Transfer RNA from a Deltaproteobacteria bacterium, 76 nucleotides, folded computationally. It matches the Rfam family "tRNA". Rfam links the family to the GO term triplet codon-amino acid adaptor activity. Lineage of the source: Bacteria > Pseudomonadati > Myxococcota > Myxococcia. The sequence is in RNAcentral, with records from ENA.
RNA sequence: GGGCGGUUAACUCAGCGGUUAGAGUUCCGGCCUUACACGCCGGCUGUCAAAGGUUCGAAUCCUUUACCGCCCACCA
Numbered sequence: 001g002g003g004c005g006g007u008u009a010a011c012u013c014a015g016c017g018g019u020u021a022g023a024g025u026u027c028c029g030g031c032c033u034u035a036c037a038c039g040c041c042g043g044c045u046g047u048c049a050a051a052g053g054u055u056c057g058a059a060u061c062c063u064u065u066a067c068c069g070c071c072c073a074c075c076a
Base pairs, nucleotide, nucleotide: 001072002071003070004069005068006067007066010025011024012023013022018056027043028042029041030040031039049065050064051063052062053061
C1' cells in the first nucleotide's frame, strides 16, 4: 500500500428500513435469611465510533474519516 471483518448500556453480545433500541452479567433497591450467599421481584446507565448523503422514515443502505483485528503485497 491492497482486500475482508468489526465499533450498539459499565462488560459480553443480539437487533427484517417502520410503535419508545433489547438480552445476559455488573450495579442499586425490595422480598427471603439471625446474618451472608443463592433464589425471586423491580430499577438506573445509550449522541447505536464521527461526519455527510439516500429515503416519508436509517443502528440498519451509500460515501468518507478514526480506531481494532485478520490476510496479502512491498521494503529492510